RNAcentral holds the sequence, with entries from Rfam and Ribocentre.
A computed fold for a 141-nucleotide RNA from Terribacillus aidingensis, annotated as FMN riboswitch aptamer (RFN element).
The model forms 100% of the base pairs in the Rfam consensus.
NCBI's taxonomy places the organism under Bacteria, Bacillota, Caryophanales, Bacillaceae, Terribacillus.
[in-house]
RNA sequence: GUUUUCUCUUGGGGCAGGGUGAAAUUCCCGACCGGCGGUGAUAGACAGCUUAGCUGUCUUCAGUCCGUGACCCGUUUUUAUAACGGUGGAUUUGGUGAGAUUCCAAAGCCGACAGUAUAGUCUGGAUGGGAAAGAGGAAAC
Numbered sequence: 001g002u003u004u005u006c007u008c009u010u011g012g013g014g015c016a017g018g019g020u021g022a023a024a025u026u027c028c029c030g031a032c033c034g035g036c037g038g039u040g041a042u043a044g045a046c047a048g049c050u051u052a053g054c055u056g057u058c059u060u061c062a063g064u065c066c067g068u069g070a071c072c073c074g075u076u077u078u079u080a081u082a083a084c085g086g087u088g089g090a091u092u093u094g095g096u097g098a099g100a101u102u103c104c105a106a107a108g109c110c111g112a113c114a115g116u117a118u119a120g121u122c123u124g125g126a127u128g129g130g131a132a133a134g135a136g137g138a139a140a141c
Stems, first nucleotide, its partner, number of pairs: 001141010017029003031121002033111002035068004043059007063109002072086005091107005113124003
């Protein structure tokens, strides 16, 4: 260093202001938010070189691309846990360029279940679960 395994830690944000109404953070105007991994032409730092630039390392870069978690359903299981399977939302136009649904500009769009005046944002299941990230230990090579 690689692989396997164990333990621990971390691991989701958001209705300001106003209208109607008996009642709405649920309707209307308007405001606000964006899990995890990948890809990626972003940005920054450092190092090397022939100092034009090139190369390397580290950090950073997509809600809407690819995959995935939470929620819901099913199967296995005595039950639970768990495993496996399924369901599950959303983007265009213009610019630059060899190359961009990722950069720049503009305009859009989307958001489990239960409760309640109809909820992405309130309350609840949830002091839960979890993609995954980090640290440490052990074994093999």

Its Rfam family is "FMN riboswitch aptamer (RFN element)". Gene Ontology term of the family: FMN binding.